[in-house]
Context: one part of a larger RNA
Molecule: small-subunit ribosomal RNA, 3' major domain
Organism: uncultured Climacodon
Parts: sequence; C1' cells; structure tokens
RNA sequence: UGACGGAAGGUCACCACCAGGCGUGGAGCCUGCGGCUUAAUUUGACUCAACACGGGGAAACUCACCAGGUCCAGAUGAAAUAAGGAUUGACAGAUUGAGAGCUCUUUCUUGAUUUUUCAGGUGGUGGUGCAUGGCCGUUCUUAGUUCGUGGGGUGACUUGUCUGCUUAAUUGCGAUAACGAGCGAGACCUUACUCUGCUAAAUAGCCAGGCCGGCUUUUGCUGGUCGCCGGCUUCUUAGAGGGACUGUCUGCGUCUAGCAGACGGAAGUUUGAGGCAAUAACAGGUCUGUGAUGCCCUUAGAUGUUCUGGGCCGCACGCGCGCUACACUGACAGAGCCAGCGAGUUCUUUUUCCCUUGGCCGGAAGGUCUGGGUAAUCUUGUGAAACUCUGUCGUGCUGGGGAUAGAGCAUUGCAAUUAUUGCUCUUCAACGAGGAAUACCUAGUAAGCGUGAGUCAUCAGCUCGCGUUGAUUACGUCCCUGCCCUUUGUACA
Repeated sequence: UGACGGAAGGUCACCACCAGGCGUGGAGCCUGCGGCUUAAUUUGACUCAACACGGGGAAACUCACCAGGUCCAGAUGAAAUAAGGAUUGACAGAUUGAGAGCUCUUUCUUGAUUUUUCAGGUGGUGGUGCAUGGCCGUUCUUAGUUCGUGGGGUGACUUGUCUGCUUAAUUGCGAUAACGAGCGAGACCUUACUCUGCUAAAUAGCCAGGCCGGCUUUUGCUGGUCGCCGGCUUCUUAGAGGGACUGUCUGCGUCUAGCAGACGGAAGUUUGAGGCAAUAACAGGUCUGUGAUGCCCUUAGAUGUUCUGGGCCGCACGCGCGCUACACUGACAGAGCCAGCGAGUUCUUUUUCCCUUGGCCGGAAGGUCUGGGUAAUCUUGUGAAACUCUGUCGUGCUGGGGAUAGAGCAUUGCAAUUAUUGCUCUUCAACGAGGAAUACCUAGUAAGCGUGAGUCAUCAGCUCGCGUUGAUUACGUCCCUGCCCUUUGUACA
C1' cells in the first nucleotide's frame, strides 16, 4: 500500500426487496442440454457471464459423425522408366446400390499432358481459443480512471480524486496543499412526439369542373367515375429550420448547487427509447465466419474431395426457454369493423426458386387463365387479431381442452417411410389454476392480441421489429441479494 477476508458507517439497483401485476415450477406438446442407447446418434458452450445459444427451423446438400464406393484437383525440383510407347480412355460380360472401365476377362484407343521414387508443397468443419489476431461477451450500466507542476513521505506511495449538501452521474455547489488538465459521464448521433410558418407534389390528398346515380322542391346533402390545360397544401410525404432552457410563480434549501408543487405548453423522470461508450482485466467464448494464423497431426487404403444410404429427430429418465390449456370476463355460428413496421421477379459473382389482384373450377387445401408491380404508382386501405353486436350452449373433463391415432385429398422437392407442410372426416388423452422454489416488470409500461421480417424449395410453438387493446401497485427502503465508496484493525502478500 491493499487482489482478498473480518467489523462499522454511507450511497445505489425491480438482473435487490417492499406494494402489487403477470407468470414459470404441476399437465400435454414444441425445442435446447445432460444421461441412456447406438455403426453414428458430429461438435462447441456449463453460476450470474452454457442450456429457442453457435443467427443451429439439419429429409439430400449443409456435414464436421457412421457404413461403403470413386477421383487427384500430389505445385515445383532431382532421379528413374520412356517414342521399339511414359501414360490416358472405353463397349460388352462378370462385378457393383449404381449406365463408377472401381476391379477382372477381352482387346482396341491415346501420345509425353502423365507414371514411379525421394525431397517439398497443397488441402483439411483434424488438434490446440492454455500459442495467437480480429470480433464478441463479462467484470460494469455502474462512475470510474489518468497526467503535468507543486506539497507530504527515506521509500513503495500519497494529495489532487474531499467532512458536508446535491445529482442519474468524480453532476455540481462549496470546502481545500493544492493548481491546471486528459479519457469516461454529459454534450453528440438515431428515432418518436410539435409547427394552419418556409419549400413542393398526375407515385399523397383536398376543393373546383365534366359524366352517371340516390335523397330532394331548386338552392343543397351524398355516392361512383373521368386528367380535361383550374386552384390549394389542413390532412400525407420529406427537406431546410424553429421549439424546452426544468421557462414563470410559490414553498424548501448556506437562500448556493438544487428539490417539491402549480401554471402555461405538443413536450417538464436526462422529454421517452435506443446507439456510441473510459482505465484495468478474464488464461470467458470463438482455430466450426474468414484465402486471418503459429505449432502439431494427416496427406492417396487420405482427417483432401465427391457419390449412395443412414445419423444429428433414436428414449426407463433429470433440467432449462417456450406454446396450448384447464373455460361462461367463455366456446361456437353469423354480422360489424380499425393498424403500423415491412417485403417483392438481374447481381450476372453463384444461375434457375419473387409479391400476387381479378375471373373460373373445387367443401377446403389447392389448381387454372389472365393482369399489375424493379414499387408512396401493383399486391395493399395488407378490410389483421383481440374487440363490438346478435344468437346457441349452461356448469357437466361439457359444445372446455385438442394430445394421440386411422383413412383420404393436395402442395414443396430428384426424393416426404422415421409420417416437410396444409386441408377434410373420424379418434377425444392428460389438464378442475399447479408443492418447495423462482423469473420479469413502474406508463402507452406489464399483460392480452395479431402482423411483418430473418432463416426459407417446403416448414415457427424461435428471434428481431411493428402496431392494436390496455391495468393494479410503488414513486420508497437497505430487511434479503448484490455493486460502489469511506473508516478501522490485524493476519497475509
């Protein structure tokens, strides 16, 4: 001096609690992990910081695993063989999963490209993440970290970096042997809100105008359609800008920093939500992202590569993330009716696979014929779901629930058996609200509800976004868990 441990004090956090909400843990199923099994069930990761993670939804490919079969894509150098031929390819039959001349029989063909040996390369989802780069994660979402000059100490070091008050914050006020600075925080960037002010719009609309309707008695109201040269920008879109600075007031507070309430305001928790993010570390993860990479292994009976088939899906069992439920605030049948993020057919590298309106056929899934769209133009107002209204059911494992099976029809694909997925009919299991434990969460949030994208030939119970409906309860504390700071004292280094 303090990685660490003890004690005391203080600050903070819904990865802590309190008050609550919704759950998970129990059931069925989906999926990941372990175990067991297996030719193989490839493998990484195991407290937070492994386990719907590897963007990991694997039928082939992927693919690394298993059973087998080909091929060389073995550069280059040296030597050998060798034009009297180094070598290559092949019909048929045998052989084989195979229309692999793979091998054998049989002979033809080819012509210095190869073949053999040694050296040396190359390839490798082979090993080592405890040899590494890069990237990511975590410590750690907190406020921390460092320097120059000066002061103190023999020195390591310390002060600065602080008793208080304050802040989300080492944020400030102030105090002060310190003064002045750097990084981080903040500022910044993105996004959501506001603008009857500017710039505009036949890819957005509105008002006129023409045509056709309905109500009407003409003015009028309302609907469809037409670009036909008019006007406008409130709504829509998106550029330039403005706007909040806790503004004003009242309390509290050294009447400082600031805090609380009210007013005004589109907006007053850092306006909300994200991004970025210091110093020091971890022998955290990744050699299976890479034509990043050291070393080791292997390298032709290959751990290279490709082909066929299987496996990664296997099931006495244990654990984790989830979906569906246990019904009447409901199920079912009709009707009503409203979104926002998206995405879409060229990229010629690697290449076939796009979104689909409308008509017709079909119970449905789907099929077929046309048409639009390289997109504010078409799909599409994505007429979404929960929701609302009316009716049936009437608390009964029931018309709740929809697992498990049987049969049939479609679709994707070369291929669907171990059933890709969808539809129809039948079958009608557990489950009557879940023990001990435990996760997440403070406002357009939780929760319910659907929807788009990613993956994608096909396939979401996943992930990442998006809107729709929309609560209860705190607005605090340090009791539990944990972080940080200060003080203390020894042991230890």